[in-house]
Context: one part of a larger RNA
RNA sequence: ACGAACGCUGGCGGCGGGCUUAACACAUGCAAGUCGAAGGAGAAGGUAGAAGCUUGCUUUUACUGGAGACUGGCGGACGGGUGAGUAACGCGUAGAUAACCUGCCUAUAGCUGGGGGAUAACACUGCGAAAGUGGUGCUGAUACCGCAUAAUGCAGCGGGGCCGCAUGGCCAUAGUUGUUAAAGGUUUCGGCCGGCUAUAGAUGGGUCUGCGUGCUAUUAGUUAGUUGGUAGGGUAACGGCCUACCAAGGCGAUGAUAGCUAGGGGGUCUGAGAGGAUGAUCCCCCACACUGGGACUGAGACACGGCCCAGACUCCUACGGGAGGCAGCAGUGAGGAAUCUUGCGCAAUGGGCGAAAGCCUGACGCAGCCACGCCGCGUGCCGGAUGAAGGCCCUAUGGGUUGUAAACGGCUUUUACUAGGGAAGAACGAGAGGGUUUCGAUCUUCUGUGACGGUACCUAGUGAAUAAGCACCGGCUAACUCCGUGCCAGCAGCCGCGGUAAUACGGAGGGUGCAAGCGUUGUCC
Numbered sequence: 001a002c003g004a005a006c007g008c009u010g011g012c013g014g015c016g017g018g019c020u021u022a023a024c025a026c027a028u029g030c031a032a033g034u035c036g037a038a039g040g041a042g043a044a045g046g047u048a049g050a051a052g053c054u055u056g057c058u059u060u061u062a063c064u065g066g067a068g069a070c071u072g073g074c075g076g077a078c079g080g081g082u083g084a085g086u087a088a089c090g091c092g093u094a095g096a097u098a099a100c101c102u103g104c105c106u107a108u109a110g111c112u113g114g115g116g117g118a119u120a121a122c123a124c125u126g127c128g129a130a131a132g133u134g135g136u137g138c139u140g141a142u143a144c145c146g147c148a149u150a151a152u153g154c155a156g157c158g159g160g161g162c163c164g165c166a167u168g169g170c171c172a173u174a175g176u177u178g179u180u181a182a183a184g185g186u187u188u189c190g191g192c193c194g195g196c197u198a199u200a201g202a203u204g205g206g207u208c209u210g211c212g213u214g215c216u217a218u219u220a221g222u223u224a225g226u227u228g229g230u231a232g233g234g235u236a237a238c239g240g241c242c243u244a245c246c247a248a249g250g251c252g253a254u255g256a257u258a259g260c261u262a263g264g265g266g267g268u269c270u271g272a273g274a275g276g277a278u279g280a281u282c283c284c285c286c287a288c289a290c291u292g293g294g295a296c297u298g299a300g301a302c303a304c305g306g307c308c309c310a311g312a313c314u315c316c317u318a319c320g321g322g323a324g325g326c327a328g329c330a331g332u333g334a335g336g337a338a339u340c341u342u343g344c345g346c347a348a349u350g351g352g353c354g355a356a357a358g359c360c361u362g363a364c365g366c367a368g369c370c371a372c373g374c375c376g377c378g379u380g381c382c383g384g385a386u387g388a389a390g391g392c393c394c395u396a397u398g399g400g401u402u403g404u405a406a407a408c409g410g411c412u413u414u415u416a417c418u419a420g421g422g423a424a425g426a427a428c429g430a431g432a433g434g435g436u437u438u439c440g441a442u443c444u445u446c447u448g449u450g451a452c453g454g455u456a457c458c459u460a461g462u463g464a465a466u467a468a469g470c471a472c473c474g475g476c477u478a479a480c481u482c483c484g485u486g487c488c489a490g491c492a493g494c495c496g497c498g499g500u501a502a503u504a505c506g507g508a509g510g511g512u513g514c515a516a517g518c519g520u521u522g523u524c525c
Stems, first nucleotide, its partner, number of pairs: 001523002004521005011377006017370002019335001024333003028330003033074003038071002045064009081288003090213008100205002105201008113147001115145002122137006153179005160171004184193003214260003221251003226248008263285004267278004290311005313324004341367001343366003349363001350361004380411004390402005416462006425452001430447007469514005474495003480509005490497002
């Protein structure tokens, strides 16, 4: 010093922290949705009318209504968790990319023409215990597919200029050939939101390189796509990344290879520093998501709450077949010396979707539990000698000590309890009115929004009232006597105490130290 634990004890507040072990298994709930201003269809319910009658129901028509689904878009690659693996360009640092990508966002330029065929939903129907799935028929789109147009895009050919760091890069003009695009919605008819192409930016990423980054030589040789070349494939991109052929190389005592251990850093602890140790909380990077493998979609994944296959495990089953993955938040069992509530709210901050209102958000904001830590406060203050009683000790009619301690008198009320008042955190948003306006917006007035919370805080009242322990007292090391025990019982960090006068064991009185803590254990400096 600590993410601590254990023993004894325990009044309050603020700010933090809380499975270090089994990356063990998980009941239950929640943790990723959103958009009707992309699209079709539309249940229940309501209002009005009509018919039938069993007189308060059924059917039906119109209007309204908008649930639960479906197609489509964006987001589920962020946020949150964990540290198993990894000794590595993983991380750190400094660079490279003339070898690359980048949805949403910003800027600039141009475009947004004209068609087509389907399909889910739905209706009817089949199979199945279920999960689910098949057939027939109807339909829309910002879903899908042709056509047109087209360059500063892309590809091929050809000339010019400039530049660099080798491969090469950039530019403009006039070229030439081929090729590639789109989607509408809404409106108060002013617009607004979209779509496509190209260029540039911003942001985020991919890749490469120098240097740095554990232990073991009781690991000395290692390597066959291995090392290089040519050609091709593949990728956003370089590359044995992959394939064919050719050559025989590559690494290594400056420690290859192998084994063991380990996420890395900012930091943290310690120390005068150098250094040593460490990597909880917070931030950045990496890796993983039951175990292993694989791709699909997409701007981005080889994807924690997506898909497929295999395996182990658990569950359902009509035995034919199916379902699942808390290292998200709570919570359960197990393991362990040991680590919390199946809480409240989207009010704030942030994120996703949406034109917006808004919806979602176990991120987050708060509350609960735990002296786990740090900090602060309190458990009273002043007076009070007959130095009371009691305890303890002694040289014992007496004295010393506990000790101004108590009693007693006065004062105060932090805290506690009771009562009353009572926040900031709120900025936005929406509606209405007014001012300015480049018509994008902006200023102002009124109204509305707080989980925490009737909390913090303030005021008043009551009354010393509600609040002290733990360890130690032989030396190191602050603090001493009596009794008991008698090498016994026991103590102990080291030296060492105890065998009849023990300041060292046990108890008592007294004292010392720290204090809502005090000791012990463990680990690091």

Predicted 3D model of a 525-nucleotide part of an RNA (small-subunit ribosomal RNA, 5' domain) from an uncultured Sphingobacteriales cum 'Crenotrichaceae' bacterium. Its Rfam family is "Bacterial small subunit ribosomal RNA". The coordinates come from a structure-prediction model, not an experiment, and the mean pLDDT is 85.